[in-house]
RNA sequence: ACGUUAUCAAGAAAGGUGGAGGGACUAGACCCGUUGAAACCUUAGCAACCCUUUAACUAUAAAGAAGGUGCUACAUUCUACCACUAGGCUGCUUUUAUAUUGCAACUAAGGCUAGAUAACAC
Numbered sequence: 001a002c003g004u005u006a007u008c009a010a011g012a013a014a015g016g017u018g019g020a021g022g023g024a025c026u027a028g029a030c031c032c033g034u035u036g037a038a039a040c041c042u043u044a045g046c047a048a049c050c051c052u053u054u055a056a057c058u059a060u061a062a063a064g065a066a067g068g069u070g071c072u073a074c075a076u077u078c079u080a081c082c083a084c085u086a087g088g089c090u091g092c093u094u095u096u097a098u099a100u101u102g103c104a105a106c107u108a109a110g111g112c113u114a115g116a117u118a119a120c121a122c
Stems, first nucleotide, its partner, number of pairs: 003120006013043005021032003026080004044072003049068002051064005076114001081111002085108003090104003
């Protein structure tokens, strides 16, 4: 680096060094930042993937937090691609007009891709 599986709207910050960027990449939007960004270090915390104990002994459930990771602004900050469904004092179309039909955009839940993290495998 590639692959498989699971999760991703919950949760949890102070200090020191540093000195202008940051929220993964591209575009747009919206934000954070000299009242101090990224990065590194220390301490604290969150969570419970691995883990520990108990009950089951196929699945799993409950409790825990010593250790290995991870994480501690904003939904993975939001949108982008897709098909279907639903919605309406939206626009166009159909009609003399209304109803109706079709299309488009929008909104909501969803999926794919990408990404992050963990465990496993090579």